[in-house]
RNA sequence: CGAGUAAGCUGGAUGAACGCAGGCGUCAGCCUGAGGAAAGUCCGGGCUCCGCAGGGCAGGGUGCCGGCUAACGGCCGGUGAGGGCGACCUUAAGGAUAGUGCCACAGAAAUAAACCGCCUGCAUCAGCAGGUAAGGAUGGAACGGUGCGGUAAGAGCGCACCAGCAUUCGGGAGACCGAAUGGCUAGGUAAACCCCACUCGGAGCAAGACCAACAGGAAGCAUUAGGGGCUGCCCGUCCCGCUUCCGGGAUAGGUCGCUAGAGCCUGGCGGCAACGUCAGGACCAGAUAGAUGUUCAUCCACGACAGAACCCGGCUUACAGGCUUGCUCGAUAA
Numbered sequence: 001c002g003a004g005u006a007a008g009c010u011g012g013a014u015g016a017a018c019g020c021a022g023g024c025g026u027c028a029g030c031c032u033g034a035g036g037a038a039a040g041u042c043c044g045g046g047c048u049c050c051g052c053a054g055g056g057c058a059g060g061g062u063g064c065c066g067g068c069u070a071a072c073g074g075c076c077g078g079u080g081a082g083g084g085c086g087a088c089c090u091u092a093a094g095g096a097u098a099g100u101g102c103c104a105c106a107g108a109a110a111u112a113a114a115c116c117g118c119c120u121g122c123a124u125c126a127g128c129a130g131g132u133a134a135g136g137a138u139g140g141a142a143c144g145g146u147g148c149g150g151u152a153a154g155a156g157c158g159c160a161c162c163a164g165c166a167u168u169c170g171g172g173a174g175a176c177c178g179a180a181u182g183g184c185u186a187g188g189u190a191a192a193c194c195c196c197a198c199u200c201g202g203a204g205c206a207a208g209a210c211c212a213a214c215a216g217g218a219a220g221c222a223u224u225a226g227g228g229g230c231u232g233c234c235c236g237u238c239c240c241g242c243u244u245c246c247g248g249g250a251u252a253g254g255u256c257g258c259u260a261g262a263g264c265c266u267g268g269c270g271g272c273a274a275c276g277u278c279a280g281g282a283c284c285a286g287a288u289a290g291a292u293g294u295u296c297a298u299c300c301a302c303g304a305c306a307g308a309a310c311c312c313g314g315c316u317u318a319c320a321g322g323c324u325u326g327c328u329c330g331a332u333a334a
Stems, first nucleotide, its partner, number of pairs: 001330010012299007020033005035305001039316002042314005047204004059200005064078005079093001080091004094195002099193002101189003115136002117132006144162006163185001165182007208256004216246006226240005264281007300303001
């Protein structure tokens, strides 16, 4: 320098004017005001109401091992398998000797198989019976693979190496790894039923709580009275029963829930890491028809995807341009 790989950051800047929402106020004004995804609403939790003695069945979810966490289908670190020269990447990865099902087409046969071929016997020379998975043919897959021996022909029938399985020993916390021994061998499929292990109540802030108008009921009083308006008082005139209590009160209204938090920033310590812990610091939207905008000036690299509505942890998806760091491969120069 080129090519690549992994992890992050940023998401126009400054000022002025006029507005909008919330808070404070000495009523002049001052302070604060979207995001990394606020999005999709996919998963998990907090909170709220309802349900729930205990146990079981059914059903759903998760699925290598260890750890983290409030929890998770998330994250971190490993193991196995696969890909890459490499840095590194991918992985829905329990069980196929519990049982059942399925394996298109082709093929004789798709689970313990005889079509051709090979061998033996019989033979009326057409064939028939038996043995055989070495060879041919079909297929994604043919009952371990290659070679030597062996045999009538063959065959793990025997042997060597390899693959697989079981047992033992060693290492590891574990998934698993390594070695030795053994008999000779067991197709694939569980995002097919199923088995095993763990786990799971429902609805959601329009949750829900409080106050309470109108209307309703009961009791008491009154109906020659009393209350209200015109009106400060009297008269006059108009209207209406009045008071208390009770339940209720989505479709009137108000207050709370509601934003100080499993949160954020900086640093130390423990840990490979996820994460935990300690100290210090700041207060960082909270509406209910719902604010965060418009204009002007200057500048640049001329600005993407997109905007809160109870909160938090993840995942997924969208994203112009710019910046940083670690590592790998190749080339060149010193």